Notes
This is a predicted structure of a 71-nucleotide RNA (transfer RNA) from Paeniglutamicibacter terrestris. Its Rfam family is "tRNA". The family's RNA type in Rfam is transfer RNA. The coordinates come from a structure-prediction model, not an experiment, and the mean pLDDT is 82. The sequence is in RNAcentral, with records from ENA.

[in-house]
RNA sequence: GGGGAAUUAGCUUAGUGGUAGAGCGUCGGACUCCAAACCCGAAUGCACCGGUUCGAUUCCGGUAUUUCCUG
Repeated sequence: GGGGAAUUAGCUUAGUGGUAGAGCGUCGGACUCCAAACCCGAAUGCACCGGUUCGAUUCCGGUAUUUCCUG
RNA backbone atom coordinates (compact mmCIF):
# COMPACT_ATOMS: atom_id res chain seq x y z
P G A 1 -1.17 3.84 3.55
O5' G A 1 -0.86 2.85 2.30
C5' G A 1 -0.69 3.38 1.01
C4' G A 1 -0.67 2.26 0.00
C3' G A 1 -1.92 1.37 0.00
O3' G A 1 -2.99 1.93 -0.70
C1' G A 1 0.00 0.00 0.00
P G A 2 -4.49 1.66 -0.25
O5' G A 2 -4.71 0.12 -0.59
C5' G A 2 -4.72 -0.31 -1.95
C4' G A 2 -4.98 -1.81 -2.02
C3' G A 2 -6.18 -2.28 -1.24
O3' G A 2 -7.41 -2.05 -1.92
C1' G A 2 -4.37 -3.68 -0.78
P G A 3 -8.73 -1.77 -1.06
O5' G A 3 -9.10 -3.17 -0.40
C5' G A 3 -9.44 -4.27 -1.23
C4' G A 3 -9.56 -5.54 -0.44
C3' G A 3 -10.50 -5.51 0.74
O3' G A 3 -11.86 -5.61 0.38
C1' G A 3 -8.50 -6.53 1.39
P G A 4 -12.97 -4.98 1.33
O5' G A 4 -13.05 -5.93 2.60
C5' G A 4 -13.48 -7.27 2.43
C4' G A 4 -13.31 -8.06 3.70
C3' G A 4 -14.05 -7.58 4.92
O3' G A 4 -15.44 -7.90 4.89
C1' G A 4 -11.88 -8.19 5.54
P A A 5 -16.49 -6.97 5.66
O5' A A 5 -16.22 -7.24 7.22
C5' A A 5 -16.45 -8.51 7.78
C4' A A 5 -15.98 -8.56 9.22
C3' A A 5 -16.59 -7.52 10.15
O3' A A 5 -17.89 -7.87 10.61
C1' A A 5 -14.26 -7.60 10.49
P A A 6 -18.94 -6.72 10.94
O5' A A 6 -18.41 -6.13 12.32
C5' A A 6 -18.33 -6.95 13.46
C4' A A 6 -17.58 -6.26 14.57
C3' A A 6 -18.16 -4.94 15.05
O3' A A 6 -19.21 -5.11 15.97
C1' A A 6 -15.83 -4.72 14.74
P U A 7 -20.37 -3.99 16.07
O5' U A 7 -19.64 -2.76 16.79
C5' U A 7 -19.04 -2.94 18.06
C4' U A 7 -18.36 -1.66 18.51
C3' U A 7 -19.31 -0.48 18.72
O3' U A 7 -18.92 0.26 19.88
C1' U A 7 -17.62 0.10 17.16
P U A 8 -19.68 0.00 21.26
O5' U A 8 -21.20 0.27 20.88
C5' U A 8 -21.68 1.60 20.70
C4' U A 8 -23.15 1.67 21.06
C3' U A 8 -23.49 1.22 22.46
O3' U A 8 -23.22 2.19 23.44
C1' U A 8 -25.01 0.26 20.94
P A A 9 -22.60 1.74 24.82
O5' A A 9 -23.73 2.13 25.88
C5' A A 9 -23.98 3.51 26.17
C4' A A 9 -24.34 3.69 27.63
C3' A A 9 -23.33 3.07 28.60
O3' A A 9 -23.23 3.91 29.76
C1' A A 9 -25.47 2.17 28.99
P G A 10 -21.95 4.85 29.92
O5' G A 10 -20.92 3.89 30.70
C5' G A 10 -19.63 4.42 31.10
C4' G A 10 -18.95 3.44 32.03
C3' G A 10 -18.86 2.03 31.47
O3' G A 10 -17.69 1.84 30.70
C1' G A 10 -19.82 1.96 33.63
P C A 11 -17.71 0.97 29.35
O5' C A 11 -17.73 -0.53 29.86
C5' C A 11 -16.61 -1.08 30.52
C4' C A 11 -16.90 -2.50 30.97
C3' C A 11 -17.41 -3.44 29.88
O3' C A 11 -16.35 -4.00 29.11
C1' C A 11 -18.79 -3.61 31.77
P U A 12 -16.65 -4.46 27.58
O5' U A 12 -17.64 -5.70 27.72
C5' U A 12 -17.20 -6.93 28.28
C4' U A 12 -18.31 -7.94 28.27
C3' U A 12 -19.03 -8.15 26.96
O3' U A 12 -18.32 -9.00 26.08
C1' U A 12 -20.62 -7.95 28.69
P U A 13 -18.53 -8.83 24.47
O5' U A 13 -20.07 -8.47 24.38
C5' U A 13 -20.86 -8.91 23.29
C4' U A 13 -22.29 -9.12 23.75
C3' U A 13 -23.36 -8.77 22.71
O3' U A 13 -23.56 -9.84 21.79
C1' U A 13 -23.96 -7.86 24.79
P A A 14 -24.05 -9.49 20.28
O5' A A 14 -25.61 -9.33 20.51
C5' A A 14 -26.41 -10.44 20.88
C4' A A 14 -27.86 -10.10 20.99
C3' A A 14 -28.54 -9.52 19.76
O3' A A 14 -28.81 -10.47 18.76
C1' A A 14 -29.30 -8.43 21.71
P G A 15 -28.69 -10.06 17.22
O5' G A 15 -29.77 -8.90 17.04
C5' G A 15 -31.16 -9.20 17.12
C4' G A 15 -31.97 -7.94 17.20
C3' G A 15 -31.81 -6.99 16.01
O3' G A 15 -32.62 -7.38 14.90
C1' G A 15 -31.65 -5.77 18.03
P U A 16 -31.95 -8.07 13.58
O5' U A 16 -32.77 -7.41 12.42
C5' U A 16 -32.68 -6.00 12.13
C4' U A 16 -32.55 -5.77 10.63
C3' U A 16 -33.71 -6.34 9.80
O3' U A 16 -33.90 -5.50 8.66
C1' U A 16 -31.71 -7.36 9.10
P G A 17 -35.35 -5.23 8.07
O5' G A 17 -35.34 -3.64 7.99
C5' G A 17 -34.63 -2.89 8.94
C4' G A 17 -35.39 -1.62 9.29
C3' G A 17 -36.91 -1.77 9.23
O3' G A 17 -37.45 -0.96 10.28
C1' G A 17 -36.24 -0.01 7.85
P G A 18 -38.07 -1.82 11.57
O5' G A 18 -38.99 -0.70 12.25
C5' G A 18 -38.38 0.42 12.89
C4' G A 18 -39.46 1.34 13.40
C3' G A 18 -40.60 0.63 14.13
O3' G A 18 -41.09 1.47 15.14
C1' G A 18 -41.45 1.70 12.20
P U A 19 -40.68 1.16 16.65
O5' U A 19 -41.34 2.43 17.36
C5' U A 19 -40.73 3.73 17.16
C4' U A 19 -40.45 4.36 18.49
C3' U A 19 -39.38 3.62 19.32
O3' U A 19 -38.62 4.56 20.07
C1' U A 19 -41.44 3.63 20.51
P A A 20 -37.12 4.76 19.63
O5' A A 20 -36.47 3.32 19.97
C5' A A 20 -36.44 2.93 21.29
C4' A A 20 -35.74 1.62 21.43
C3' A A 20 -35.46 1.31 22.89
O3' A A 20 -36.62 0.66 23.45
C1' A A 20 -33.48 1.01 21.62
P G A 21 -36.78 0.48 24.98
O5' G A 21 -36.25 -1.01 25.10
C5' G A 21 -35.78 -1.49 26.31
C4' G A 21 -35.52 -2.97 26.15
C3' G A 21 -34.68 -3.59 27.25
O3' G A 21 -35.47 -3.90 28.38
C1' G A 21 -33.79 -4.24 25.19
P A A 22 -34.79 -3.85 29.82
O5' A A 22 -33.91 -5.18 29.86
C5' A A 22 -34.51 -6.43 29.66
C4' A A 22 -33.47 -7.53 29.56
C3' A A 22 -32.49 -7.60 30.73
O3' A A 22 -33.03 -8.29 31.83
C1' A A 22 -31.29 -7.73 28.70
P G A 23 -32.60 -7.84 33.31
O5' G A 23 -31.18 -8.53 33.51
C5' G A 23 -31.03 -9.93 33.43
C4' G A 23 -29.58 -10.32 33.44
C3' G A 23 -28.74 -9.68 34.52
O3' G A 23 -28.85 -10.36 35.76
C1' G A 23 -27.64 -9.45 32.46
P C A 24 -28.91 -9.48 37.12
O5' C A 24 -27.41 -8.96 37.29
C5' C A 24 -26.35 -9.88 37.49
C4' C A 24 -25.00 -9.21 37.28
C3' C A 24 -24.74 -7.97 38.12
O3' C A 24 -24.38 -8.26 39.46
C1' C A 24 -24.08 -7.56 35.90
P G A 25 -24.85 -7.28 40.62
O5' G A 25 -24.12 -5.88 40.29
C5' G A 25 -22.72 -5.76 40.39
C4' G A 25 -22.24 -4.46 39.82
C3' G A 25 -22.73 -3.20 40.52
O3' G A 25 -22.02 -2.93 41.72
C1' G A 25 -22.89 -2.93 38.18
P U A 26 -22.77 -2.21 42.92
O5' U A 26 -23.11 -0.74 42.37
C5' U A 26 -22.08 0.18 42.07
C4' U A 26 -22.65 1.51 41.63
C3' U A 26 -23.69 2.09 42.57
O3' U A 26 -23.12 2.77 43.67
C1' U A 26 -24.48 2.21 40.36
P C A 27 -23.86 2.75 45.11
O5' C A 27 -25.14 3.69 44.87
C5' C A 27 -24.97 5.07 44.56
C4' C A 27 -26.31 5.72 44.25
C3' C A 27 -27.42 5.47 45.25
O3' C A 27 -27.33 6.27 46.41
C1' C A 27 -28.25 5.13 43.08
P G A 28 -27.93 5.69 47.77
O5' G A 28 -29.51 5.78 47.59
C5' G A 28 -30.14 7.04 47.48
C4' G A 28 -31.61 6.89 47.19
C3' G A 28 -32.40 6.02 48.14
O3' G A 28 -32.72 6.67 49.37
C1' G A 28 -32.99 5.47 45.94
P G A 29 -32.89 5.77 50.72
O5' G A 29 -34.27 4.99 50.47
C5' G A 29 -35.48 5.71 50.37
C4' G A 29 -36.61 4.79 49.92
C3' G A 29 -36.94 3.64 50.85
O3' G A 29 -37.73 4.03 51.97
C1' G A 29 -36.87 2.85 48.62
P A A 30 -37.64 3.21 53.33
O5' A A 30 -38.34 1.82 52.96
C5' A A 30 -39.74 1.77 52.68
C4' A A 30 -40.17 0.36 52.30
C3' A A 30 -39.81 -0.71 53.32
O3' A A 30 -40.76 -0.79 54.37
C1' A A 30 -39.16 -1.41 51.17
P C A 31 -40.27 -1.10 55.84
O5' C A 31 -39.69 -2.59 55.80
C5' C A 31 -40.54 -3.67 55.48
C4' C A 31 -39.73 -4.94 55.31
C3' C A 31 -38.81 -5.28 56.47
O3' C A 31 -39.51 -5.94 57.52
C1' C A 31 -37.63 -5.50 54.44
P U A 32 -39.30 -5.45 59.01
O5' U A 32 -37.79 -5.84 59.32
C5' U A 32 -37.39 -7.20 59.35
C4' U A 32 -35.90 -7.31 59.58
C3' U A 32 -35.36 -6.48 60.75
O3' U A 32 -35.57 -7.14 62.00
C1' U A 32 -33.96 -6.20 58.88
P C A 33 -36.11 -6.26 63.24
O5' C A 33 -34.89 -5.27 63.54
C5' C A 33 -35.05 -4.17 64.42
C4' C A 33 -33.71 -3.67 64.88
C3' C A 33 -32.69 -3.49 63.79
O3' C A 33 -32.82 -2.20 63.18
C1' C A 33 -31.72 -4.73 65.53
P C A 34 -32.72 -2.10 61.56
O5' C A 34 -31.17 -2.35 61.27
C5' C A 34 -30.22 -1.39 61.69
C4' C A 34 -28.81 -1.89 61.43
C3' C A 34 -28.54 -2.40 60.02
O3' C A 34 -28.29 -1.35 59.09
C1' C A 34 -27.67 -3.94 61.58
P A A 35 -28.74 -1.53 57.54
O5' A A 35 -27.88 -2.75 57.01
C5' A A 35 -26.51 -2.56 56.68
C4' A A 35 -25.80 -3.86 56.48
C3' A A 35 -26.22 -4.67 55.27
O3' A A 35 -25.64 -4.19 54.06
C1' A A 35 -26.00 -6.11 57.14
P A A 36 -26.46 -4.45 52.68
O5' A A 36 -26.32 -6.02 52.41
C5' A A 36 -25.05 -6.58 52.11
C4' A A 36 -25.12 -8.08 52.07
C3' A A 36 -26.12 -8.67 51.07
O3' A A 36 -25.57 -8.74 49.75
C1' A A 36 -26.42 -9.71 53.16
P A A 37 -26.53 -8.43 48.49
O5' A A 37 -27.57 -9.63 48.50
C5' A A 37 -27.15 -10.96 48.22
C4' A A 37 -28.27 -11.94 48.49
C3' A A 37 -29.58 -11.66 47.76
O3' A A 37 -29.58 -12.17 46.43
C1' A A 37 -30.03 -12.01 50.03
P C A 38 -30.28 -11.33 45.24
O5' C A 38 -31.84 -11.37 45.59
C5' C A 38 -32.54 -12.61 45.60
C4' C A 38 -33.90 -12.45 46.22
C3' C A 38 -34.77 -11.37 45.61
O3' C A 38 -35.43 -11.80 44.41
C1' C A 38 -34.84 -11.17 47.93
P C A 39 -35.68 -10.74 43.25
O5' C A 39 -36.78 -9.76 43.84
C5' C A 39 -38.06 -10.25 44.18
C4' C A 39 -38.91 -9.17 44.79
C3' C A 39 -39.00 -7.88 43.99
O3' C A 39 -39.93 -7.96 42.93
C1' C A 39 -38.55 -7.36 46.24
P C A 40 -39.70 -7.11 41.61
O5' C A 40 -40.01 -5.63 42.04
C5' C A 40 -41.31 -5.25 42.48
C4' C A 40 -41.35 -3.80 42.91
C3' C A 40 -40.78 -2.81 41.91
O3' C A 40 -41.68 -2.49 40.85
C1' C A 40 -39.95 -2.32 44.06
P G A 41 -41.12 -2.13 39.39
O5' G A 41 -40.38 -0.74 39.62
C5' G A 41 -41.13 0.43 39.82
C4' G A 41 -40.25 1.56 40.29
C3' G A 41 -39.24 2.13 39.31
O3' G A 41 -39.84 2.97 38.32
C1' G A 41 -38.24 1.93 41.43
P A A 42 -39.10 3.18 36.91
O5' A A 42 -37.84 4.10 37.28
C5' A A 42 -38.05 5.41 37.77
C4' A A 42 -36.73 6.07 38.12
C3' A A 42 -35.73 6.18 36.98
O3' A A 42 -36.00 7.29 36.16
C1' A A 42 -34.64 5.37 38.92
P A A 43 -35.51 7.28 34.62
O5' A A 43 -33.97 7.67 34.72
C5' A A 43 -33.56 8.90 35.34
C4' A A 43 -32.07 8.91 35.54
C3' A A 43 -31.25 8.61 34.29
O3' A A 43 -31.07 9.77 33.50
C1' A A 43 -30.46 7.32 36.10
P U A 44 -31.12 9.63 31.91
O5' U A 44 -29.73 8.93 31.56
C5' U A 44 -28.50 9.53 31.96
C4' U A 44 -27.38 8.54 31.86
C3' U A 44 -27.26 7.85 30.51
O3' U A 44 -26.57 8.66 29.57
C1' U A 44 -27.01 6.28 32.27
P G A 45 -27.33 9.09 28.23
O5' G A 45 -27.17 7.82 27.28
C5' G A 45 -25.92 7.18 27.15
C4' G A 45 -25.86 6.35 25.89
C3' G A 45 -26.35 7.04 24.63
O3' G A 45 -25.48 6.72 23.56
C1' G A 45 -27.46 4.98 24.92
P C A 46 -25.31 7.73 22.26
O5' C A 46 -26.22 7.03 21.13
C5' C A 46 -25.68 6.81 19.83
C4' C A 46 -25.29 5.36 19.66
C3' C A 46 -24.81 4.98 18.28
O3' C A 46 -23.77 4.00 18.39
C1' C A 46 -26.60 3.64 18.85
P A A 47 -22.60 3.89 17.28
O5' A A 47 -21.61 5.10 17.55
C5' A A 47 -21.08 5.35 18.84
C4' A A 47 -19.86 6.26 18.73
C3' A A 47 -20.04 7.40 17.75
O3' A A 47 -20.66 8.51 18.35
C1' A A 47 -18.00 6.27 17.32
P C A 48 -21.80 9.32 17.51
O5' C A 48 -20.95 10.24 16.52
C5' C A 48 -20.00 11.15 17.02
C4' C A 48 -19.18 11.73 15.89
C3' C A 48 -19.97 12.23 14.71
O3' C A 48 -20.51 13.54 14.93
C1' C A 48 -18.21 10.90 13.93
P C A 49 -21.86 13.96 14.18
O5' C A 49 -21.42 14.19 12.67
C5' C A 49 -20.40 15.14 12.37
C4' C A 49 -20.11 15.14 10.90
C3' C A 49 -21.33 15.15 9.99
O3' C A 49 -21.90 16.44 9.88
C1' C A 49 -19.80 13.55 9.20
P G A 50 -23.36 16.61 9.30
O5' G A 50 -23.13 16.27 7.77
C5' G A 50 -24.22 15.95 6.91
C4' G A 50 -23.69 15.37 5.62
C3' G A 50 -24.73 14.69 4.77
O3' G A 50 -25.47 15.62 4.00
C1' G A 50 -22.89 13.26 4.96
P G A 51 -27.07 15.44 3.93
O5' G A 51 -27.25 14.22 2.93
C5' G A 51 -26.68 14.27 1.66
C4' G A 51 -26.71 12.93 1.00
C3' G A 51 -28.09 12.28 0.87
O3' G A 51 -28.83 12.81 -0.20
C1' G A 51 -26.53 10.68 1.63
P U A 52 -30.42 12.82 -0.11
O5' U A 52 -30.86 11.29 -0.24
C5' U A 52 -30.62 10.56 -1.42
C4' U A 52 -31.08 9.13 -1.27
C3' U A 52 -32.50 8.96 -0.79
O3' U A 52 -33.44 9.09 -1.86
C1' U A 52 -31.10 7.54 0.44
P U A 53 -34.74 10.02 -1.64
O5' U A 53 -35.59 9.23 -0.57
C5' U A 53 -36.09 7.93 -0.85
C4' U A 53 -36.62 7.28 0.39
C3' U A 53 -37.63 8.11 1.19
O3' U A 53 -38.94 8.06 0.62
C1' U A 53 -36.04 7.12 2.65
P C A 54 -39.76 9.43 0.45
O5' C A 54 -40.19 9.76 1.95
C5' C A 54 -40.77 11.03 2.27
C4' C A 54 -41.30 11.02 3.68
C3' C A 54 -40.34 10.49 4.72
O3' C A 54 -39.41 11.48 5.14
C1' C A 54 -42.42 9.46 5.00
P G A 55 -37.87 11.06 5.31
O5' G A 55 -37.91 10.05 6.55
C5' G A 55 -38.25 10.51 7.86
C4' G A 55 -38.42 9.35 8.79
C3' G A 55 -37.22 8.44 8.95
O3' G A 55 -36.28 8.98 9.88
C1' G A 55 -39.15 7.13 8.64
P A A 56 -34.73 8.81 9.56
O5' A A 56 -34.43 7.25 9.69
C5' A A 56 -34.70 6.57 10.91
C4' A A 56 -33.59 5.57 11.21
C3' A A 56 -32.22 6.21 11.48
O3' A A 56 -31.49 5.38 12.39
C1' A A 56 -32.06 4.82 9.61
P U A 57 -31.41 5.81 13.93
O5' U A 57 -30.47 4.67 14.53
C5' U A 57 -29.07 4.88 14.61
C4' U A 57 -28.33 3.54 14.66
C3' U A 57 -28.41 2.71 13.40
O3' U A 57 -27.43 3.11 12.47
C1' U A 57 -28.85 1.34 15.28
P U A 58 -27.78 3.16 10.87
O5' U A 58 -28.20 1.65 10.50
C5' U A 58 -27.26 0.61 10.64
C4' U A 58 -27.93 -0.73 10.41
C3' U A 58 -28.44 -0.94 8.99
O3' U A 58 -28.23 -2.29 8.57
C1' U A 58 -30.23 -1.13 10.52
P C A 59 -27.01 -2.61 7.59
O5' C A 59 -27.46 -1.84 6.26
C5' C A 59 -28.28 -2.50 5.28
C4' C A 59 -28.46 -1.62 4.07
C3' C A 59 -27.23 -0.83 3.65
O3' C A 59 -26.32 -1.62 2.89
C1' C A 59 -29.10 0.60 3.66
P C A 60 -24.71 -1.31 2.92
O5' C A 60 -24.60 0.04 2.09
C5' C A 60 -24.88 0.07 0.71
C4' C A 60 -24.62 1.45 0.14
C3' C A 60 -23.28 2.08 0.50
O3' C A 60 -22.22 1.60 -0.31
C1' C A 60 -25.00 3.65 0.84
P G A 61 -20.69 1.52 0.31
O5' G A 61 -20.26 3.06 0.35
C5' G A 61 -20.07 3.77 -0.87
C4' G A 61 -19.72 5.21 -0.60
C3' G A 61 -18.56 5.44 0.37
O3' G A 61 -17.28 5.25 -0.23
C1' G A 61 -20.33 6.89 0.91
P G A 62 -16.04 4.69 0.66
O5' G A 62 -15.66 5.97 1.55
C5' G A 62 -15.18 7.14 0.93
C4' G A 62 -15.18 8.30 1.90
C3' G A 62 -14.32 8.13 3.15
O3' G A 62 -12.95 8.36 2.91
C1' G A 62 -16.42 9.01 3.75
P U A 63 -11.84 7.57 3.82
O5' U A 63 -11.96 8.29 5.24
C5' U A 63 -11.65 9.66 5.39
C4' U A 63 -11.94 10.13 6.80
C3' U A 63 -11.27 9.34 7.91
O3' U A 63 -9.90 9.68 8.10
C1' U A 63 -13.54 9.71 8.46
P A A 64 -8.84 8.57 8.69
O5' A A 64 -9.31 8.41 10.21
C5' A A 64 -9.23 9.52 11.11
C4' A A 64 -9.80 9.15 12.45
C3' A A 64 -9.26 7.86 13.08
O3' A A 64 -8.02 8.10 13.72
C1' A A 64 -11.60 7.85 13.23
P U A 65 -6.89 6.89 13.75
O5' U A 65 -7.45 5.88 14.84
C5' U A 65 -7.61 6.29 16.19
C4' U A 65 -8.38 5.25 16.96
C3' U A 65 -7.87 3.82 16.87
O3' U A 65 -6.75 3.58 17.70
C1' U A 65 -10.20 3.83 16.57
P U A 66 -5.67 2.44 17.29
O5' U A 66 -6.43 1.06 17.53
C5' U A 66 -6.84 0.68 18.83
C4' U A 66 -7.70 -0.57 18.79
C3' U A 66 -7.09 -1.76 18.05
O3' U A 66 -6.15 -2.45 18.84
C1' U A 66 -9.33 -1.48 17.39
P U A 67 -4.91 -3.23 18.10
O5' U A 67 -5.61 -4.43 17.31
C5' U A 67 -6.26 -5.46 18.04
C4' U A 67 -7.06 -6.34 17.10
C3' U A 67 -6.28 -6.99 15.97
O3' U A 67 -5.54 -8.13 16.39
C1' U A 67 -8.29 -6.10 15.13
P C A 68 -4.25 -8.58 15.56
O5' C A 68 -4.85 -9.35 14.30
C5' C A 68 -5.58 -10.55 14.48
C4' C A 68 -6.19 -11.00 13.16
C3' C A 68 -5.23 -11.15 12.00
O3' C A 68 -4.48 -12.35 12.02
C1' C A 68 -7.15 -9.98 11.30
P C A 69 -3.06 -12.48 11.31
O5' C A 69 -3.42 -12.47 9.75
C5' C A 69 -4.17 -13.55 9.18
C4' C A 69 -4.52 -13.26 7.75
C3' C A 69 -3.35 -12.94 6.82
O3' C A 69 -2.64 -14.09 6.40
C1' C A 69 -5.10 -11.40 6.44
P U A 70 -1.05 -13.96 6.13
O5' U A 70 -0.99 -13.01 4.86
C5' U A 70 -1.52 -13.44 3.62
C4' U A 70 -1.50 -12.30 2.61
C3' U A 70 -0.15 -11.65 2.35
O3' U A 70 0.68 -12.42 1.48
C1' U A 70 -1.78 -9.98 2.62
P G A 71 2.31 -12.29 1.55
O5' G A 71 2.59 -10.92 0.78
C5' G A 71 2.28 -10.82 -0.60
C4' G A 71 2.53 -9.41 -1.09
C3' G A 71 3.94 -8.86 -0.85
O3' G A 71 4.87 -9.33 -1.81
C1' G A 71 2.33 -7.23 -0.27